[in-house]
C1' cells in the first nucleotide's frame, strides 16, 4: 500500500440571550382554578433523551386474581458443559457446512413405538418387487434413470423422549372522591308532608326529609434516589461468559406529554469560484490555503429492566488474516 476479518468508541465543541420542564431551599398570601380531593402561581438553585429511547420479539421485577400446589390440553425450547434474576440471550467447547485466510453460519435429541411424505427422471419410489442371464433351488450375478432402487432418507409433516411455561397485564393495581340514576335504613305524610314570595284565606297536590353504601367523571399513589443501578481498579478466581473484593457516584420524570429557539467563534462533510505551487510536451492530476454558499444521519423517554432484532450522513481506535512491493 491495496482488499479484508473481529472488537470497541464518537454521534459536533464553546460562549451570549430568550423559553420549556422535575427536584431542592426560601416565601408563605384576605391569591388563583375545583363541591370536594387536590392542582397551580413568585426567587434563588440544580437535573434534563438515546446507542438504538424504536419493533414489542423474547426474558424478568412488580401488581391483582385464590397463600398458584397437582393433572390434561395448549404454546415453547433441543450436541455437551456453563453464565445469569430469568431467557429463544451470552461464554467455552464438539461435530456440519462456508471463506485462501482472519473468522462466519447452525432449527445440530429420537425414524426398531406408530402414521405420513418423495418432483422431474425412470418399468418400478417404500409393499415389495421388474427386466436379462443363471442355478437343484429367489441360487448367484449383472441392469439404465434418478438425491434416494430396499438399505436407507425427510421429524422445517404428524408423532415420541427430555425440560420450561398458572391467567392477565401499570388502561395492572391501592387510596380519596362529585353531579345524576338506582339501592338500604330511618323519620313524617290524604287527620295533606310537600308548592302557591313572608303570614292567613283560597287553589294544587303524593310523596318529602335525613342518613349509609357501591360504582363512574375527577384526583393521587404506583412514578423514578438505593436499584438484578452507574463508574474505576497494574485487587482475587475462572480459558471465558462471569462472580467476589475495594474505592467513588446518585444519573430525566412528563401525563396531549418539557429536554427547545435565535445570534456568534471554531471543528467536519458537499458543491461553486477565483489563485498558487510540483508534475505532464499537452488535454489534465495532485496538494495547499484563501472567499461563497449549504449539509451534519437514524431516530424522541412514558411502570422499570436483562436481551434480541431493525434504522444510523460521517467519522476514529486497536488486534488480527490475505495479496503486491521494497529492504
Nucleotide at each position: 500500500g491495496a482488499a479484508g476479518u473481529c472488537a470497541g468508541c464518537c454521534a459536533g465543541a464553546c460562549c451570549g440571550c430568550c423559553g420549556c420542564u422535575g427536584g431542592u431551599a426560601c416565601a408563605g398570601g384576605u391569591c388563583c382554578c375545583g363541591a370536594a380531593a387536590g392542582g397551580g402561581c413568585g426567587u434563588a438553585u440544580u437535573g434534563g433523551a438515546g446507542g438504538a429511547a424504536g419493533g414489542u420479539c423474547c426474558g424478568g421485577a412488580c401488581u391483582g386474581c385464590a397463600c398458584a400446589g397437582g393433572g390434561c390440553a395448549g404454546c415453547g425450547u433441543a450436541g455437551g458443559a456453563g453464565g445469569u434474576a430469568a431467557c429463544a440471550c451470552c461464554u467455552c467447547u464438539c461435530c456440519a457446512c462456508c471463506g485462501u485466510g482472519a473468522g462466519g453460519u447452525g432449527a445440530g435429541g429420537a425414524u426398531c413405538a406408530g402414521a405420513g411424505c418423495a418432483a422431474c427422471a425412470g418399468a418400478g419410489a417404500c409393499g415389495a418387487g421388474c427386466c436379462g442371464a443363471u442355478u437343484c433351488a429367489g441360487u448367484u450375478c449383472g441392469g439404465g434413470u434418478g438425491a434416494a432402487a430396499c438399505g436407507g432418507g425427510c421429524a422445517a409433516u404428524c408423532u415420541c423422549u427430555a425440560c420450561g411455561c398458572g391467567c392477565a397485564g401499570c388502561a395492572a393495581c391501592a387510596c380519596c372522591a362529585a353531579a345524576u340514576a338506582g339501592g338500604c335504613a330511618c323519620a313524617c305524610g290524604a287527620u295533606g308532608a310537600c308548592c302557591u314570595g313572608g303570614c292567613c284565606c283560597g287553589g294544587g297536590g303524593a310523596g318529602u326529609g335525613u342518613g349509609c353504601g357501591g360504582g363512574u367523571a375527577g384526583g393521587u399513589g404506583g412514578c423514578a434516589u438505593u436499584g438484578a443501578g452507574c463508574c474505576g481498579c497494574u485487587c482475587u478466581g475462572g480459558c471465558g461468559a462471569c462472580a467476589g473484593g475495594c474505592g467513588g457516584c446518585c444519573c430525566a420524570g412528563a401525563g396531549g406529554a418539557a429536554u427547545g429557539g435565535c445570534g456568534g467563534u471554531c471543528a467536519c462533510g458537499g458543491c461553486c469560484c477565483a489563485g498558487c505551487g510540483u508534475c505532464g510536451c499537452g488535454a489534465g492530476a495532485c496538494a495547499c490555503g484563501g472567499g461563497g454558499c449549504u449539509g451534519c444521519a437514524c431516530a424522541g423517554a412514558a411502570u422499570c429492566c436483562g436481551g434480541c432484532c431493525u434504522a444510523u450522513c460521517g467519522g476514529c481506535u486497536g488486534a488480527c488474516u490475505u495479496c503486491a512491493c521494497a529492504c
The RNA shown here (Bacterial RNase P class A) has 327 nucleotides and comes from Aquabacterium sp.
It matches the Rfam family "Bacterial RNase P class A". Rfam classes the family as a ribozyme.
The sequence is in RNAcentral, with records from ENA.